[in-house]
Molecule: transfer RNA
Organism: Candidatus Tayloriibacteriota bacterium
RNA sequence: GGACGAUUAGCUCAGUUGGUUAGAGCAUGCGAUUCACAUUCGCAAGGCCACUGGUUCGAACCCAGUAUCGUCCA
Repeated sequence: GGACGAUUAGCUCAGUUGGUUAGAGCAUGCGAUUCACAUUCGCAAGGCCACUGGUUCGAACCCAGUAUCGUCCA
């Protein structure tokens, strides 16, 4: 220098061809249960979907560029 892949909650990851409110597990906080702890159950909080622009009535999803990380080629 070139090719490909990834970027979504504190962490690990879904998100089925673009459609109305973006989800799960773990972790955290509160409550129930217990004499107490653990376990279990319920609830809550937590996200400008990496960034910028474009297409579209409508974008996490499509297109272009940028950034970071990984693999491969030279």